[in-house]
Parts: sequence; structure tokens; C1' cells
RNA sequence: CACGCGAAAAGGCAAACUUCAGGAAACUGGAGGGCGCAAAACUACAGGGGCUAAGGUAAGUGUAGAAGCUUGCUAUGCCAGCCAGCUACCGAA
Repeated sequence: CACGCGAAAAGGCAAACUUCAGGAAACUGGAGGGCGCAAAACUACAGGGGCUAAGGUAAGUGUAGAAGCUUGCUAUGCCAGCCAGCUACCGAA
């Protein structure tokens, strides 16, 4: 010095919940709040996996015909604090 590893130190992030705003929803952002995290930084068109279904579509129902209603499928929407990829602070054993 590098890799591995994770004691200490300096710090960092911020779950649930409450509230305001956006969104069809999943969810996201601000404020409060701290469950926790050695990457709880970044990456969703490197990859896997998951959530939602506005719109689209199939079937059923309904009707003179429609509208409407119900169910299924579908991401261009979303989640990285699911796995993962990638980068990084510190330096005991």
C1' cells in the first nucleotide's frame, strides 16, 4: 500500500407511525420521529425478484342497443431498508 475483516473514533442514513403535498394506485417528496443499517451511498434499459393496474385488452353480466358493473391478463408506473452490480470513509485484532 492492497485485499479481507469490522473493534474503536469521526460522522452519516433514517423504519414504523403522525402530518402536509403529489399520484388511479403502488409509491414518492417536505416536517416531526427513530426500528435499525459497515455501504440503509449510487444503479430499475447490467441482471434476478417483488408491488400497483390508470390506460389497453379478453371474458361474463347488463341493454332494443349502449352505458355501467364483475373477473382475468398487461408496465411504458413503482420498490434497491429483497438478492444483486458498482463506488466509497476509518484502521484495532